Bacterial RNase P class A from a soil metagenome, 343 nucleotides, folded computationally. Its mean pLDDT, the model's own confidence on a scale to 100, is 76. Rfam family: Bacterial RNase P class A. Rfam classes the family as a ribozyme.

[in-house]
RNA sequence: GAGUCGGCCGGGCAGCCGCUGCACCGGUUUCGGUACAGAGGAAAGUCCGGGCUCCGCAGGGCAGGGUGCCAGGUAACACCUGGGGGGCGCGAGCCCACGGAAAGUGCCACAGAAACGACACCGCCUAAGCGCCAUCGGCGCCGGUAAGGGUGAAAUGGUGCGGUAAGAGCGCACCGCAUCGGUGGCAACACCGGUGGCAGGGCAAACCCCACCCGGAGCAAGACCAAAUAGGGGGACUAUAGCGUGGCCCGCGCUGUCCCCGGGUAGGUCGCUAGAGGUGCGCGGCGACGCGCAUCCCAGAGGGAUGGCUGUCCACGACAGAACCCGGCUUACAGGCCGACUC
Numbered sequence: 001g002a003g004u005c006g007g008c009c010g011g012g013c014a015g016c017c018g019c020u021g022c023a024c025c026g027g028u029u030u031c032g033g034u035a036c037a038g039a040g041g042a043a044a045g046u047c048c049g050g051g052c053u054c055c056g057c058a059g060g061g062c063a064g065g066g067u068g069c070c071a072g073g074u075a076a077c078a079c080c081u082g083g084g085g086g087g088c089g090c091g092a093g094c095c096c097a098c099g100g101a102a103a104g105u106g107c108c109a110c111a112g113a114a115a116c117g118a119c120a121c122c123g124c125c126u127a128a129g130c131g132c133c134a135u136c137g138g139c140g141c142c143g144g145u146a147a148g149g150g151u152g153a154a155a156u157g158g159u160g161c162g163g164u165a166a167g168a169g170c171g172c173a174c175c176g177c178a179u180c181g182g183u184g185g186c187a188a189c190a191c192c193g194g195u196g197g198c199a200g201g202g203c204a205a206a207c208c209c210c211a212c213c214c215g216g217a218g219c220a221a222g223a224c225c226a227a228a229u230a231g232g233g234g235g236a237c238u239a240u241a242g243c244g245u246g247g248c249c250c251g252c253g254c255u256g257u258c259c260c261c262g263g264g265u266a267g268g269u270c271g272c273u274a275g276a277g278g279u280g281c282g283c284g285g286c287g288a289c290g291c292g293c294a295u296c297c298c299a300g301a302g303g304g305a306u307g308g309c310u311g312u313c314c315a316c317g318a319c320a321g322a323a324c325c326c327g328g329c330u331u332a333c334a335g336g337c338c339g340a341c342u343c
Stems, first nucleotide, its partner, number of pairs: 001343009011313007019038003023034004040319001044330002047328005052218004064214005069083005084098001085096004099209002104207002106203003121149002123145003129141005157175006176198001177196008222270004232261006241255005277296008314317001
């Protein structure tokens, strides 16, 4: 100098005026005063996972959705950590939906002869067979071949030697592949050895198959208190009145007054912030993380607060703002600081 990875900050100070919560005091229905506290690393997208709540009892199957190398962490995950394999980079390091294409179906544009059960465009060859000319031989037919060229993202293992008329795993060596065995590893997998000339391309973020996971809805969830009006249930009351049933009486039902009860609307309260919490130390673990001790309390609204103005300083201030709560992922971000490492 160029770069890789990780962590942190993201205007400072002072004054004044406001807003929300909580505590206290005064006043006493919501007002005033004092003190304290008051957004983020992403509060965002709402993409995953869980807590919590209700419905409900979720065992199996079907449908649907998700995940997809191995081991671990965790409340759980599509997250994280460690490892394996593949790719990129000189390197620090970065990226990967990374199960199955010998179950079936489907697709493979353009170009090309041919893109999966078929094929030969330019070529190469003329050994065997046939015909003609005929002296070695030449030409044609029937054929052989896939080495070379050409097309394509991809062309039926690759390189080399042998072999052949020319060729070809036709034969051999090495590499690849398949399969069997052994060794190491919890495993993914790696290494070694034997056997087989090769089984016949790619796509599963195409249907599908295999393994595992998932009940649904969500804080406007939901719980509690509870007027007024109408209606419901029960009890009591009477000069016993009216109506219905019935030929009549008793009886029964409805209508009346009062009391009680329950559901529930308006309204109010809770859920509502002390939590898988932060910080420090110690121990275990490579690590994610776990355990123990000490210490701290850190927004909680319901028209929804966290702001505005002035002065001053500088390197002149980005993306953006809680609404039940956590763990992640992803996306946005002016500028600055620190550490480790590579060339």